The part of an RNA shown here (small-subunit ribosomal RNA, central domain) has 350 nucleotides and comes from an uncultured bacterium. The prediction has a mean pLDDT of 86.
Context: one part of a larger RNA
RNA sequence: CUGGGUGUAAAGGGCGUGUAGGCGGUAUGUCAGGUUGGAUGUGAAAACCAGAGGCUCAACCUCUGAGUUGCAUUCAAAACCGGUGUACUUGAGUGUCGGAGAGGAAAGCGGAAUUCCUAGUGUAGCGGUGAAAUGCGUAGAUAUUAGGAGGAACACCAGUGGCGAAGGCGGCUUUCUAGACGAUAACUGACGCUGAGGCGCGAAAGCGUGGGGAGCAAACAGGAUUAGAUACCCUGGUAGUCCACGCUGUAAACGAUGAAUACUAGGUGUAGGGGGUAUCGACCCCUCCUGUGCUGCAGUUAACACAAUAAGUAUUCCACCUGGGGAGUACGACCGCAAGGUUGAAACUC
Numbered sequence: 001c002u003g004g005g006u007g008u009a010a011a012g013g014g015c016g017u018g019u020a021g022g023c024g025g026u027a028u029g030u031c032a033g034g035u036u037g038g039a040u041g042u043g044a045a046a047a048c049c050a051g052a053g054g055c056u057c058a059a060c061c062u063c064u065g066a067g068u069u070g071c072a073u074u075c076a077a078a079a080c081c082g083g084u085g086u087a088c089u090u091g092a093g094u095g096u097c098g099g100a101g102a103g104g105a106a107a108g109c110g111g112a113a114u115u116c117c118u119a120g121u122g123u124a125g126c127g128g129u130g131a132a133a134u135g136c137g138u139a140g141a142u143a144u145u146a147g148g149a150g151g152a153a154c155a156c157c158a159g160u161g162g163c164g165a166a167g168g169c170g171g172c173u174u175u176c177u178a179g180a181c182g183a184u185a186a187c188u189g190a191c192g193c194u195g196a197g198g199c200g201c202g203a204a205a206g207c208g209u210g211g212g213g214a215g216c217a218a219a220c221a222g223g224a225u226u227a228g229a230u231a232c233c234c235u236g237g238u239a240g241u242c243c244a245c246g247c248u249g250u251a252a253a254c255g256a257u258g259a260a261u262a263c264u265a266g267g268u269g270u271a272g273g274g275g276g277u278a279u280c281g282a283c284c285c286c287u288c289c290u291g292u293g294c295u296g297c298a299g300u301u302a303a304c305a306c307a308a309u310a311a312g313u314a315u316u317c318c319a320c321c322u323g324g325g326g327a328g329u330a331c332g333a334c335c336g337c338a339a340g341g342u343u344g345a346a347a348c349u350c
Base pairs, nucleotide, nucleotide: 003322004321005320006319007304008303012318014201015200016199017198021194022193023192025088026087027086028085029084030083031082033081034080035077036076037075038074039073040072041071042070049065050064051063052062053061054060091191092188093187094186095184096183097182098181103177104176105175106174107173108172109171110154115149116148117147118146119145120144121143125136126135162169163168206247207246208245209244210243211242215241216240220236221235222234223233258317259316260315261314262313263312266295267294268293269292270291271290272289273288274287275286276285299306300305323350324349325348332343333342334341335340
C1' cells in the first nucleotide's frame, strides 16, 4: 500500500454552516467525451511461448508462427456514465391554516431561605463532633418579634416529560427572534446528499479590564485525628463562583455508537398534532404522522448485547485505526496575554 475495521479490544472529528471535490429522481429527443465493436498503421531486433530444423545429445544456434494486453487514425453502436434541449412531481423548498415547547437575546417584577444592620423581649450559654477543641457570647450571644440592606439561586409543579446542532436550557410578565411538528396540496421544478480546507458556536476551570460579593469555597490559618497527617472531620477564610465586554477552545464534549436515504416480525408505555366511530360531552375505543422509552423475533456480534431511535440489509460522502512503552512527549510550524492548545515524530526498549 492493499485488506480488514472504528458501542466496550487501536479507531467517529465536541457540534454546526458551507467552498472545492465525490455521489445523485422520473420520461423523452439529441451529441458522441467516457464506454463497446470493426478496420488500417504502428507496437525494432534479441529474449519469452509454440512448431520445425542444425551441431552425435544437451546447453547453444537457425527458421516460421503466435504474442506484444498499448498508442494513433478511421467507420459504426447509443444501453449505461457524461454534455445539452424539452417535459414531470414522488426528493427538496415555498405558501396558507393550526396547536406544543426550561430553544435564544434583552428589560422589568416576585416570594421562600441564608447572611448582615437597627430596635424590642430575654439570660447564660451557643455552636460543633465519633468524642472534643479552636470559634462566638455578660461590650448581652444563641433563641424569638418587628423593620431595613444586599447578593445569589428559583422549592412544590417535575415526569426514562419538553426544547435545542452540540455545549446546554427550569420563578413570573413583556418585547424581539430561530427551529421542529401536524393539516392542506396552491406555487417552484431536482433547486438534492455529503463535505478536505475555511468560517461560526462550544460545559467547567483559567486569563484581561471594570463592577459586584449573600451563601459556598481551591489557596491559606487554627482546632482535632494520627506514629506522622502538608488529608479525610471541625471553626474561620481569599481568589473564584455573579454581571458587562474581550480571550481561552478543552472534557468520560458519552449513546464511549459520524451524516443522509431506503427497506426489514410483533408487544407495551409516553409527549405533540391530525382523522374516524360514538356522544350531552369526552380523559373510552380505532387509526395516521412526528418525537421519546421499555421489551422482543429474524439478522448481526468474540461475547456482552444491538434489534425500525440497529450494532440488521444496502447505497453515497466525510473522519479515524494499524502491537505495548517511549508519547500526545521532542523538534518545527500555526494560534494564545499567559496557562497552554492544534499538528505531531524518532532513537531505544519489550
RNAcentral holds the full RNA, with entries from ENA.